[in-house]
RNA sequence: UCCGGUGUGGCGCAAUGGUAGCGCGGCUCCCUGUUAAGGAGAUGGUUGUAGGUUCGAAUCCUACCACCGGAG
Numbered sequence: 001u002c003c004g005g006u007g008u009g010g011c012g013c014a015a016u017g018g019u020a021g022c023g024c025g026g027c028u029c030c031c032u033g034u035u036a037a038g039g040a041g042a043u044g045g046u047u048g049u050a051g052g053u054u055c056g057a058a059u060c061c062u063a064c065c066a067c068c069g070g071a072g
Base pairs, nucleotide, nucleotide: 001071002070003069004068005067006066007065010024011023012022013021018055027041028040029039030038048064049063050062051061052060
């Protein structure tokens, strides 16, 4: 320098154009003499950044950033 992949809640991952969800964690409560385990409830996201396409974008396109891999 070139090519490919990944980027979504605190963490691990879904959602392949039409309301952004699941598990774990953390919080509150119940249970218990206490903790752990168990049960209930609520919480938390400008989907890496900036533009474009579209009635509508996490999703398609462009550029850039970070990380991983490959080529030279």
The RNA shown here (transfer RNA) has 72 nucleotides and comes from bacterium CG09_39_24. Its mean pLDDT, the model's own confidence on a scale to 100, is 81. The sequence is in RNAcentral, with records from ENA. It matches the Rfam family "tRNA". Rfam links the family to the GO term triplet codon-amino acid adaptor activity. It is annotated as a transfer RNA.